[in-house]
RNA sequence: GGGGCUGUGGCGCAGCGGUAGCGCGUCUCGAUGGCAUCGAGAAGGCCGGGGGUUCAAUCCCCCCCAGCUCCA
Numbered sequence: 001g002g003g004g005c006u007g008u009g010g011c012g013c014a015g016c017g018g019u020a021g022c023g024c025g026u027c028u029c030g031a032u033g034g035c036a037u038c039g040a041g042a043a044g045g046c047c048g049g050g051g052g053u054u055c056a057a058u059c060c061c062c063c064c065c066a067g068c069u070c071c072a
Stems, first nucleotide, its partner, number of pairs: 001071007010024004018055001026042006048064005
């Protein structure tokens, strides 16, 4: 320098164009004498950044950034 993959709540991931979900964790409440455990509920991300296409983009296109990887 060139190619590929990845980038979504604190962490691990899902979501092949139509108001962003799951598990763990956190907080509250309940069951128990208490712990553990179980049940119910809540907070927390506008999707790495910027443009473009579209009525509408996490999802398509371009550029940039970061990580992993292959080639030179």
The RNA shown here (transfer RNA) has 72 nucleotides and comes from Candidatus Desantisbacteria bacterium CG1_02_49_89. The source organism's lineage runs through Bacteria, Bacteria candidate phyla and Candidatus Desantisiibacteriota. Rfam family: tRNA. By type it is a transfer RNA. Rfam links the family to the GO term triplet codon-amino acid adaptor activity. The prediction has a mean pLDDT of 82.